[in-house]
C1' cells in the first nucleotide's frame, strides 16, 4: 500500500433506590422555531437529544389517620447506581494487527 479490527457520546431492555404526579403535572403524538452532541484530531446530515411556544388525545385509585401526613397501589413518570445488549449516518487523517 492493500486487508482486518479496536475504541467513544449515547440508546434500549432489565433491576434496585430515591423522588414527583394521582387536585394530573409528567410520558406518548403532531407543528413551529433555537441549541448541543456525535470514536483520538477535523468535517458533519434528511439522523439524535435538549428547551421553547402551539395543538390534539388523555389515566387509578384503596385504606389508616385526621392536624399534617402516612401505607399499599397506579403512571408509556423523573433521577441516580448495577448489569445487559446495540453503538462513530457519513467523509478524511491518526491507533492497533498483518506486512
Nucleotide at each position: 500500500a492493500a486487508c482486518a479490527g479496536a475504541g467513544u457520546a449515547g440508546a434500549u431492555g432489565c433491576c434496585c433506590a430515591a423522588g414527583c404526579g394521582u387536585u394530573a403535572a409528567g410520558u406518548g403524538c403532531c407543528c413551529g422555531a433555537g441549541a448541543a452532541a456525535c470514536g483520538g484530531g477535523g468535517a458533519g446530515u434528511u439522523g439524535u437529544u435538549c428547551u421553547c411556544g402551539g395543538g390534539a388525545c388523555g389515566a387509578a385509585a384503596a385504606g389508616a389517620u385526621u392536624g399534617a401526613u402516612c401505607u399499599u397501589g397506579c403512571g408509556g413518570u423523573u433521577u441516580g447506581a448495577g448489569c445487559a445488549u446495540c453503538g462513530c449516518a457519513u467523509c478524511c487523517c491518526g491507533c492497533u494487527g498483518c506486512c

THF (Tetrahydrofolate) riboswitch aptamer, 99 nucleotides, folded computationally.
Rfam family: THF (Tetrahydrofolate) riboswitch aptamer. From the family's description: Tetrahydrofolate (THF) riboswitch was first reported for Ames et al. as an RNA motif in 5' untranslated (5'-UTR)regions of folate transport and biosynthesis genes in Firmicutes genomes. Gene Ontology term of the family: tetrahydrofolate metabolic process.
Its mean pLDDT, the model's own confidence on a scale to 100, is 80.